[in-house]
Molecule: FMN riboswitch aptamer (RFN element)
Organism: Roseibium sediminicola
RNA sequence: AACAGUUCUCGGGGCGGGGUGCAAUUCCCCACCGGCGGUAUCAGGGAGACCUGGAGCCCGCGAGCGCCUUGCAAGGACACCUGCAAGGGUCAGCAGAUCCGGUGAGAAGCCGGAGCCGACGGUGACAGUCCGGAUGAGAGAGAACUUGG
Numbered sequence: 001a002a003c004a005g006u007u008c009u010c011g012g013g014g015c016g017g018g019g020u021g022c023a024a025u026u027c028c029c030c031a032c033c034g035g036c037g038g039u040a041u042c043a044g045g046g047a048g049a050c051c052u053g054g055a056g057c058c059c060g061c062g063a064g065c066g067c068c069u070u071g072c073a074a075g076g077a078c079a080c081c082u083g084c085a086a087g088g089g090u091c092a093g094c095a096g097a098u099c100c101g102g103u104g105a106g107a108a109g110c111c112g113g114a115g116c117c118g119a120c121g122g123u124g125a126c127a128g129u130c131c132g133g134a135u136g137a138g139a140g141a142g143a144a145c146u147u148g149g
Base pairs, nucleotide, nucleotide: 003148004146005145006144007143008142009141010140016030017029018028019027031129032128033118034117035061036060037059038058042053043052044051045050056116057115064094065093067088068087069086070085071084072083073082075080098114099113100112101111102110120132121131122130
């Protein structure tokens, strides 16, 4: 120095103004927000090696929902269906959403412009921004320690 192990810590932001209406942070107009890893024609630092930062919509991942399995409960003549809980985890779904111009050898990333996207349940009215599961889970990030190769 790199690999491995253990423990600990950290690990998501956002409705402000106006309109309609009995009622909307849910509709309409204007606004606001962007998890983690990778990539890097950018920026900063350094004499250099190199270091730090840099994409919501490029490649992946996580969470949530869905799906499958098991258990319990209710219903049903069976097939099955509904609810709750636990587990699974890539098969597939939602697996969300970007173009134009410029520069350049090269742009999906830079500069300029214009767009677009956002789980589930709840609600007096349809929610990325309110409430709830969630003092949860988690991609991962960091620190300390330890043995072995």